RNAcentral holds the sequence, with entries from ENA. Predicted 3D model of a 75-nucleotide RNA (transfer RNA) from candidate division WWE3 bacterium RIFCSPHIGHO2_01_FULL_42_13. Rfam family: tRNA. Its family is annotated with triplet codon-amino acid adaptor activity in the Gene Ontology. By type it is a transfer RNA. The organism belongs to candidate division WWE3, within Bacteria.
RNA sequence: UCCCCGGUGGCGCAGUGGUAGCGCGGCAAGCUGUUAACUUGAAGGUCGCUGGUUCGAAUCCAGCCCGGGGAGCCA
Numbered sequence: 001u002c003c004c005c006g007g008u009g010g011c012g013c014a015g016u017g018g019u020a021g022c023g024c025g026g027c028a029a030g031c032u033g034u035u036a037a038c039u040u041g042a043a044g045g046u047c048g049c050u051g052g053u054u055c056g057a058a059u060c061c062a063g064c065c066c067g068g069g070g071a072g073c074c075a
Stems, first nucleotide, its partner, number of pairs: 001071007010024004018055001027041004048064005
C1' cells in the first nucleotide's frame, strides 16, 4: 500500500430499504425461614463517524476511524 471480514443496549449476537430485537447480565416484584433456582414486569441502543441516494437507510453508495485475517513492498 492492496484485498477480505467485522463495528448494533453492560456483554454475546440477530435484523440485507418501511420508524431495532433475542439471549445473558443488572434493576423491581412474586415465591422461599434466607440465599440460590424458578416465574413475572419495567428500563436500557439517534446502529463507529461524516456526507450522498431514496418518500423512507442499521440495511444501498463514497470517504474516513477502529478491530481481526491475508497478500505485497523493503530501492